[in-house]
Molecule: transfer RNA
Organism: Actinomycetota bacterium
């Protein structure tokens, strides 16, 4: 320098053909218990890496850039 993959909640990851952004874990509150753990219930937590474009509508498609991983030279 070129090619490919990935980037979504604090962490690990989903999200059908473009149509309501979710789960588990963690953190918080409550219940249960003599207490803790375990278990149950509740709510919170998001500029979907950044900036544009297409579209009635973008996490998803297109362009540029940034970061990480792998490959080629």
């Nucleotide at each position: 320098u070129c090619c490919g993959g990935c980037g979504u909640a604090g962490c690990u990851c989903a999200a059908u053909c473009g149509g309501c952004a979710g789960a588990g874990c963690g953190g918080g509150g409550c219940g249960c218990u003599g207490u803790u753990a375990a278990c149950g219930c509740c709510a919170a937590g998001g500029u979907u890496g950044c900036a544009g474009g297409u579209u009635c509508g973008a996490g998803u498609c297109c362009u540029g850039c940034c970061g990480c991983c792998g490959g080629a030279g």